RNA sequence: GAUGCAGGCUGAGCAGUCGCGGAGGUUUUGGCCUUCGAGGAAAGUCCGGACAUCACAGGGCAAGGUGGUCGGUAACGCCGACCCGGGGAAACCCGAGGGAAAGUGCCACAGAAAUAACACCGCCUAAGUUUGGGGCUGCUUCAGCGCCCCGGACCGGCAAGGGUGAAAUGGUGCGGUAAGAGCGCACCGGCGCCGUGGUGACACGGCGGCCAUGGUAAACCCCACCUGAUGCAAGGCCGAGCAGAGCCGCUUGCAGGCUGCCCGCCAAGGCUCGGGUAGGCCGCUCAGAUGGAUGACUGCUCUCGACAAGAUCCGGCUUACAGGCCUGCUACGGUG
Numbered sequence: 001g002a003u004g005c006a007g008g009c010u011g012a013g014c015a016g017u018c019g020c021g022g023a024g025g026u027u028u029u030g031g032c033c034u035u036c037g038a039g040g041a042a043a044g045u046c047c048g049g050a051c052a053u054c055a056c057a058g059g060g061c062a063a064g065g066u067g068g069u070c071g072g073u074a075a076c077g078c079c080g081a082c083c084c085g086g087g088g089a090a091a092c093c094c095g096a097g098g099g100a101a102a103g104u105g106c107c108a109c110a111g112a113a114a115u116a117a118c119a120c121c122g123c124c125u126a127a128g129u130u131u132g133g134g135g136c137u138g139c140u141u142c143a144g145c146g147c148c149c150c151g152g153a154c155c156g157g158c159a160a161g162g163g164u165g166a167a168a169u170g171g172u173g174c175g176g177u178a179a180g181a182g183c184g185c186a187c188c189g190g191c192g193c194c195g196u197g198g199u200g201a202c203a204c205g206g207c208g209g210c211c212a213u214g215g216u217a218a219a220c221c222c223c224a225c226c227u228g229a230u231g232c233a234a235g236g237c238c239g240a241g242c243a244g245a246g247c248c249g250c251u252u253g254c255a256g257g258c259u260g261c262c263c264g265c266c267a268a269g270g271c272u273c274g275g276g277u278a279g280g281c282c283g284c285u286c287a288g289a290u291g292g293a294u295g296a297c298u299g300c301u302c303u304c305g306a307c308a309a310g311a312u313c314c315g316g317c318u319u320a321c322a323g324g325c326c327u328g329c330u331a332c333g334g335u336g
Stems, first nucleotide, its partner, number of pairs: 001332001004329007012301007020037007039307001043318002046316005051231004063227005068082005083097001084095004098222002103220002105216003120162002122158003128154009138145002170188006189211002191208007235282004244273005256266003302305001
């Protein structure tokens, strides 16, 4: 110089004027002064908590969630490191990454055969049955029999090769065989056991032909762990008016209605009461509203400006984002 990878920062700047919301001060109650006033995601509301109300002896079931290991954390489905698998030349990236020889289901089409079995083409003639042709200077009672060569069919053997499929019963090679086959051997893969290292996931090594025992669990299911429900419209305090409840409503004189009188009932009126509506305050924060503030204009400059704005508060994740800047690493080329 330049390719890619990872991480981080920033999100036009300055000045003036007029506004908006909070707090403080001052005041002649009209105002005036000072100061503060959104984000990296304030977003989606997807996880986890604090907080609040209700529920709750203990155990189990159900339902939902999480899912390699170790650690961090108040907690998490978050973060870090590591392991395994996949991708990349590398830096690095991606992975719902427990269990499929517990059980059940499914695996279309094609194909002989798809987990319980199997042979379409093909390969074989060693053993068995049978048959055609040829040969014999073999036997012969002239019907045949025997031997040799070349075939066919049956009964069988095989699964190497072909074909089907996303997937076909460990792979490659050599030996072996009638042809074949872990049948035997070497290497590789898988599984089991043992040893060593590691906290662990796991890795490495040895031994055993042990090798039909596939895929799918964001299918049911099994295993381990976690989870009570509802969310600030939670919840707490104060509290009109209307309606309600209780008492008084007469012992003296006037004194409402039924009723002329007594009792009784009702009403006016008065006092008291609880629940709690409207509403207010708190919860609610050095941004802090509760109909919800953060804007507009002017001038100058530049690379001409993205996504987007709090609403109880935190820790994360995810998603959106014009442009600019920085750091580390990787591969390549050049120069010293």
This is a predicted structure of a 336-nucleotide RNA (Bacterial RNase P class A) from a Solirubrobacteraceae bacterium. Its Rfam family is "Bacterial RNase P class A". Rfam's curators write: Ribonuclease P (RNase P) is a ubiquitous endoribonuclease, found in archaea, bacteria and eukarya as well as chloroplasts and mitochondria. Rfam classes the family as a ribozyme. A source record names the gene rnpB. The RNAcentral record of the sequence draws on ENA. Its mean pLDDT, the model's own confidence on a scale to 100, is 76.